Predicted 3D model of a 175-nucleotide RNA (Lysine riboswitch aptamer) from Desulfosporosinus sp. It was read from a public genome assembly, where an Rfam model found it. Its Rfam family is "Lysine riboswitch aptamer". Rfam's curators write: Riboswitches are metabolite binding domains within certain messenger RNAs that serve as precision sensors for their corresponding targets.

[in-house]
Parts: sequence; C1' cells; structure tokens
RNA sequence: UAAUUUGAUAGGGGUGCGGUUAUUAAUAAUAUGUACACUAAGCGAUCCAGCGAUGAAGUGUUCAAAAAGGAAUAAUCGCCGAAGUAAAAGGCUGUGGUAUAAGGACUUUUACUGGUUAUGUAUUGAAUAAGUACAUGACUGUCACCUAAACAUUAGGUGGAGCACUAUCUCUAUA
Repeated sequence: UAAUUUGAUAGGGGUGCGGUUAUUAAUAAUAUGUACACUAAGCGAUCCAGCGAUGAAGUGUUCAAAAAGGAAUAAUCGCCGAAGUAAAAGGCUGUGGUAUAAGGACUUUUACUGGUUAUGUAUUGAAUAAGUACAUGACUGUCACCUAAACAUUAGGUGGAGCACUAUCUCUAUA
C1' cells in the first nucleotide's frame, strides 16, 4: 500500500427485540359451587380408583363467584439472529394412579426471515385486542452499481442480504 485474506474486540439501525415484577381493563351477570324444581342412570379425557335412586349427567331459576394465556401502563434486566417460525430428536410435565392421550414448556440440530408498519386471507384467541404464516405496499438502516452536483459528502434510481455492515487491532501478500 492492497482485498472476495485470517482471527479478535467494539459499535449502529429505532414506534428496535425479548425477559421479570407491580397495577389496571377485559376475560366474566363466564367456568365452578350452594339451594330449589323438572327429569331418570350414569359421571369419571382412555383404563382403574372413586361418586351415584339418601337421585348421576342434563335443563331452568336463585345466591355466590374465579383463574390461566393474551393486552395496556410503569419500573427494571439482558441484548442487536436481538428474536420469531417450521421440521426432527431428547427427556420433563400432563394425577387420585404402576400407566397412556390431547395439550404445555425446555434443550439440541437444520432451514428461512435486515427492521418497523399498513391492507387482505388463513390460523390461535372471549375479543373488533394481540400473535403467527403467506401475499402485496409504504417507511427506514446497510452495502454494491449508475446518474447529477461537488471535495469526499449530498440527492435520485436499481438491486442484494445479517455467517451482513462500520471502526480498530491482528494474520496474509507486495514494496
């Protein structure tokens, strides 16, 4: 001095990402339970235990009455593949039980997504909140190329992806 070189450290994107705690709204004149009435043999996720004509389940009335997940606000913590989704594997949980199912959270591997947001469809959800997936837009950060100005930046256009990009040191190569 140079890049499509090696490794490390530190950063930035912004309505930035995620966790924890507290409060609040809704969930909810709900689930569930008490009492009464009708009704008449089952209830128990499967199996068993257990409960049941001293009335199961169900329906109606009355009285009482939650919670979890999700959301908003505030505080705080960890961060910038932050994090999310899908598939596979693993054990754990799922209970009154030697067990199993639906479901649930966790760990590892692989693949995809730069970020935010709007609309539409589908799905989860009590929900018109919110999440997720797909599609189509907008905004924004970064790099490459092109154009114009100009003094190393600004603006416009097109395109790519985070194992990226920027800065510093280091490795490599040349002098």